RNA sequence: AGAGUUGGUUAGGCAGUCGCUAUCUCGCUUGUUCGCAAGCGGGGUAGAGGAAAGUCCGGGCUCCAAAGGGCGAGAUACCAGAUAACCUCUGGGAGGCGCGAGCCUACGGAAAGUGCAGCAGAAAAUAAACCGCCCCGCGCUUGAAUCCUAGAUUCAGGAGCGAGGUAAGGGUGAAAUGGUGCGGUAAGAGCGCACCGCGUGACUGGUAACAGUAGCGGCAUGGUAAACCCUAUCUGGAGCAAGAUCAAAUAGAGGAGCAGACGCGCUGCCCGCGCGGCUCCUGGGUAGAUUGCUUGAGCCAUAAGGUGACUUAUGGCCUAGAUGAAUGACUGUCCUCGACAAAACCCGGCUUACCGACCAACUCUACUU
Numbered sequence: 001a002g003a004g005u006u007g008g009u010u011a012g013g014c015a016g017u018c019g020c021u022a023u024c025u026c027g028c029u030u031g032u033u034c035g036c037a038a039g040c041g042g043g044g045u046a047g048a049g050g051a052a053a054g055u056c057c058g059g060g061c062u063c064c065a066a067a068g069g070g071c072g073a074g075a076u077a078c079c080a081g082a083u084a085a086c087c088u089c090u091g092g093g094a095g096g097c098g099c100g101a102g103c104c105u106a107c108g109g110a111a112a113g114u115g116c117a118g119c120a121g122a123a124a125a126u127a128a129a130c131c132g133c134c135c136c137g138c139g140c141u142u143g144a145a146u147c148c149u150a151g152a153u154u155c156a157g158g159a160g161c162g163a164g165g166u167a168a169g170g171g172u173g174a175a176a177u178g179g180u181g182c183g184g185u186a187a188g189a190g191c192g193c194a195c196c197g198c199g200u201g202a203c204u205g206g207u208a209a210c211a212g213u214a215g216c217g218g219c220a221u222g223g224u225a226a227a228c229c230c231u232a233u234c235u236g237g238a239g240c241a242a243g244a245u246c247a248a249a250u251a252g253a254g255g256a257g258c259a260g261a262c263g264c265g266c267u268g269c270c271c272g273c274g275c276g277g278c279u280c281c282u283g284g285g286u287a288g289a290u291u292g293c294u295u296g297a298g299c300c301a302u303a304a305g306g307u308g309a310c311u312u313a314u315g316g317c318c319u320a321g322a323u324g325a326a327u328g329a330c331u332g333u334c335c336u337c338g339a340c341a342a343a344a345c346c347c348g349g350c351u352u353a354c355c356g357a358c359c360a361a362c363u364c365u366a367c368u369u
Base pairs, nucleotide, nucleotide: 001365002364003363004362005361006360007359008358009357010356012334013333014332015331016330017329018328020047021046022045023044024043025042026041027040028039029038030037031036049340053351054350056349057348058347059346060345061239062238063237064236068271069270070269071268073235074234075233076232077231078092079091080090081089082088093107094105095104096103097102108230109229113228114227115224116223130170131169132166133165134164136162137161138160140158141157142156143155144154145153146152147151178196179195180194181193182192183191197219198217199216200215203212204211205210243291244290245289246288253282254281255280256279257278258277262276263275264274265273266272298317299316300315301314302313303312304311305310335338
């Protein structure tokens, strides 16, 4: 100097004018049950995000509701921790990728069972022989030698047929029944041996997952559970349009069915428990206000503990609460020229989108000292 990896901060700035919402306060007017209410005007303070998005998870809170059990269903899946909790996070282990800093993992079980793998190939899980190799038999044929002169015998080859052995070599395939080497064999094969691999495994280290390893075993029929399944652990349901209060209005209407051996609720079923009317159809009336609603598992700083996620203590701060839906418009100026994009009960995560700027640590390459 360049190229990267990991973590963090920010999200146009400044000034002015007008406007909007919430809250506090001051003044004036009217009413008054003397608490206060309404209207007008002034001032102070605060006013969309790191993702507010997705609605994918987990909870707080509210109700069912006064408590349970079983089945089903769903979720998770290496170990140990953090947390209110989680499918989140932290630290380790195993496997894989990268020169490296680092990154990824839907990471229990295939010897409980079932299923699946097209085509090719002999054969893809109750294995098996296409080419090839070896041995034996049959007849054909070539050469040589011997006997002999009609031919016969022996040896060495060639092609063919039949029966047997083989799975080392070749072929097919994503994958072919452990790999390499040596010996052995008629030719071969863990057939035997050495090493590797696999299984088991005393002992050692570690909380554990695991790691190392003496020894023993020729040991084989693999893959797939993000297929069904098995094992272990966990799990009520619904949701702020939850719920609570006040006001208003109606037709105390009509019809059908069931009725304690029944109905409704516990939001899949059964048991159990609770309540006492319940279900369906036709028709009519009202639907406004308040609350829930923002002080939180909250944020910041310091100290201590911990590898870390985080915990404890002390001190400080109060940061939107709209309800057809508030933060907008204009002007000037600066520069790094501004993307993705708006709260609706709240919080912790995950995922997705994204213009830039800044900071810290670490890795690699080149050069100089």

Record summary:
This is a predicted structure of a 369-nucleotide RNA (Bacterial RNase P class A) from Methyloprofundus sp. The coordinates come from a structure-prediction model, not an experiment, and the mean pLDDT is 75. NCBI's taxonomy places the organism under Bacteria, Gammaproteobacteria, Methylococcales, Methylococcaceae, Methyloprofundus. It was read from a public genome assembly, where an Rfam model found it. Its Rfam family is "Bacterial RNase P class A". It is annotated as a ribozyme. About the family: Ribonuclease P (RNase P) is a ubiquitous endoribonuclease, found in archaea, bacteria and eukarya as well as chloroplasts and mitochondria.